This is a predicted complex of two RNAs, RNase P RNA and transfer RNA, with 506 nucleotides together. The coordinates come from a structure-prediction model, not an experiment, and the mean pLDDT is 76. It holds a member of the Rfam family "Bacterial RNase P class A". The family's RNA type in Rfam is ribozyme.
RNA sequence: GUCGUCAACCGGGUGAUCGCGAUCGGUGGUCUUCGGAACACCGCUCGAGGAAAGUCCGGGCUCCAUUGGGCGCGCUGCCAGGUAAUACCUGGGCGCCGACGGUUUCGGCCGAAUCGGUGACGGACAGUGCCACAGAAAAUACACCGCCGACAAUUCGCGUUCUCGAGCGAAAGCGAAAGCCAGAGCGAAGGGAUUCGGAUUGGGUAAGGGUGAAAUGGUGAGGUAAGAGCUCACCGCGCGGCUGGCAACAGACGCGGCAGGGUAAACCCCAGCGGGAGCAAGGCCAAAUAGGCAGCGAGAGGUGCCCACCUCGAUCAAGACGCUGCGGGUAGGCUGCUAGAGAGCGCGGGCGACUUCGCUCCGAGAGGAAUGAUCACCGGGACGGAGCAAUCUGUCUCACAGAACCCGGCUUACAGGUUGGCGACGAAC
RNA sequence: GGGCGAUUAGCUCAGAUGGUUAGAGUACUUGCUUGACAUGCAAGGAGUCACUGGUUCAAUUCCAGUAUCGCCCACCA
Numbered sequence: 001g002u003c004g005u006c007a008a009c010c011g012g013g014u015g016a017u018c019g020c021g022a023u024c025g026g027u028g029g030u031c032u033u034c035g036g037a038a039c040a041c042c043g044c045u046c047g048a049g050g051a052a053a054g055u056c057c058g059g060g061c062u063c064c065a066u067u068g069g070g071c072g073c074g075c076u077g078c079c080a081g082g083u084a085a086u087a088c089c090u091g092g093g094c095g096c097c098g099a100c101g102g103u104u105u106c107g108g109c110c111g112a113a114u115c116g117g118u119g120a121c122g123g124a125c126a127g128u129g130c131c132a133c134a135g136a137a138a139a140u141a142c143a144c145c146g147c148c149g150a151c152a153a154u155u156c157g158c159g160u161u162c163u164c165g166a167g168c169g170a171a172a173g174c175g176a177a178a179g180c181c182a183g184a185g186c187g188a189a190g191g192g193a194u195u196c197g198g199a200u201u202g203g204g205u206a207a208g209g210g211u212g213a214a215a216u217g218g219u220g221a222g223g224u225a226a227g228a229g230c231u232c233a234c235c236g237c238g239c240g241g242c243u244g245g246c247a248a249c250a251g252a253c254g255c256g257g258c259a260g261g262g263u264a265a266a267c268c269c270c271a272g273c274g275g276g277a278g279c280a281a282g283g284c285c286a287a288a289u290a291g292g293c294a295g296c297g298a299g300a301g302g303u304g305c306c307c308a309c310c311u312c313g314a315u316c317a318a319g320a321c322g323c324u325g326c327g328g329g330u331a332g333g334c335u336g337c338u339a340g341a342g343a344g345c346g347c348g349g350g351c352g353a354c355u356u357c358g359c360u361c362c363g364a365g366a367g368g369a370a371u372g373a374u375c376a377c378c379g380g381g382a383c384g385g386a387g388c389a390a391u392c393u394g395u396c397u398c399a400c401a402g403a404a405c406c407c408g409g410c411u412u413a414c415a416g417g418u419u420g421g422c423g424a425c426g427a428a429c
Numbered sequence: 430g431g432g433c434g435a436u437u438a439g440c441u442c443a444g445a446u447g448g449u450u451a452g453a454g455u456a457c458u459u460g461c462u463u464g465a466c467a468u469g470c471a472a473g474g475a476g477u478c479a480c481u482g483g484u485u486c487a488a489u490u491c492c493a494g495u496a497u498c499g500c501c502c503a504c505c506a
Stems, first nucleotide, its partner, number of pairs: 001425010012378007020047003024043005030037002049400001053411002056409005061278004067308005073274005078092005093121001094119006100111004122269002127267002129263003144209002146205003151202007159195001161193004167186002173180002217235006236258001237256004242251003282335004292326006299312004328505003342361005348355002379398008430502007439455004448486001457473005479495005
C1' cells in the first nucleotide's frame, strides 16, 4: 500500500430562484347566531432517517371498575451487573476457530501466557420417543473378517520318549553231550501313555480391518496364548471435601479403573418471567336513521379455564336489560399530540454498560398524508484527454430509502468515505 | 397505522411423528378406440416443496430472517 474481517462514525455542503406543507401575523371580498368561520393573496419562521422499514422483542400511555389462588398456554435459559424494561448492552466464565508455542511418522496431535473472532451456552444416570441406509452389532452392545490355540473334546503325523508285544536271542552258571537255566539286547503288525507340531469344533479376544454422522476413554510401557484399564505413568472423566471467587467457574489434593453414544430449534424436567387489547386505544361535541330483525340468557363482567371475592344488573318478563349475529345511519370537528426514560458539554462514581449533579440547547405534528426542482460554486466517485511531473481539464454520477402516539433495542437494506484492532499478500529499510 | 394468515406440478389442493421414492384431481404429451372428433381405455412427462441462513447424521417438515399474496379494524343509536 491492497484485500478481508470486526467495531465506531459520516452518509454531500453553501448560495440564488421557483414550487409544496404547517404555525403565527396582515390584507381582501363572502357568510355570520357579531364571538367568529372557511376561501384567496402577501410576509416571517420551520419542515424526515440511520435505518423513519420489518413489526421481531421490551416499555411508556389508554381502556377493559378492582383483586387473590390453582391449572393451562406462551416466552426466556452459563454467571454477575446496567436499565423503565428486554430476547438488548457491559464485564466475567467456559467451549470452538485463527494467530502463537511445542512435537511429529509431515497426515496431524498437544498446549495455554497473550491477541483477534465467534457461540439460541440449563438438564440426555427423572422419564418417554426417535436414530433411515450401511453394518456383526445403533443402546439391555456385539462378534463379520482378522488375531489366539491357554482350557475342553475329536483327529492327523511311518514325529519324540517310555512301555506292552509274537519272535530272535549275547555273556555268565550247571552238564561228557543233547540240553537245562539265565535272560542283556534286538524287536514285525498293532496297542497304551507322554510330548511336539498341525487341523476342526467349542472357546478366548476387541489390538487391527471394514460399515456408519455416531461403535463403550486417549498415548506409551508392562503383561498375555492372543488381547484387553488386565496393571502402571501421563492426559481426560466421575465423586468427595478443601482453597480462591458474590457467582458461573478455577486450582491443587485424595479416592474411583471409567461410570456406559447422539438428539431437548422432539415431548419433557428444572429455574425465572408474562392479565388482555391496542392511538382505527380512549375522551368530548355535532350530524343522520329503521332505537329494526333473529338467537340465547337470569344472569353478566373481572378478555384462556376453574375457585374464591368483588362490581353491575334482573325480580319472572323479553318491552327500549345484557350478549352474539344480521341490518340501518355517518365518513364531520376538537382532544389524545409531541419538551422527552430528549441531546450536547463539564465535574464526580464505576474496569465498563450506565449514572448523581450543574450548565447550555431543542421547535413537522397531518387529515391519505408536504419536505421537491433548476442553476452556480465547492466536495466525493467512475471513465477519459493533455502534460516529464506537479497539475489542469471534459463527460457522467452521489446509494438505501420516506415521519403518521412516543421511546429503548434487535434485524434487514445501503453508492461512497473516515478512524481504530486483527489477519493475509506485496515492496522497501 | 395496527392485528392475523398463507406460499407444494401450468391450475386447485393433500401430506407427516424429520428418514430411503413428495401424492390426488384437472390440464399437457403419446398410443389404442372412431371415417373424423368428443367420450372412453392404456402409458408417460412435469416439482429448486417461495427464497436465504441455522439446528440435526439427515429439513418440504423444526427455528430465524427475507420476499410475495390475502383477510380483519372506525364512530352513532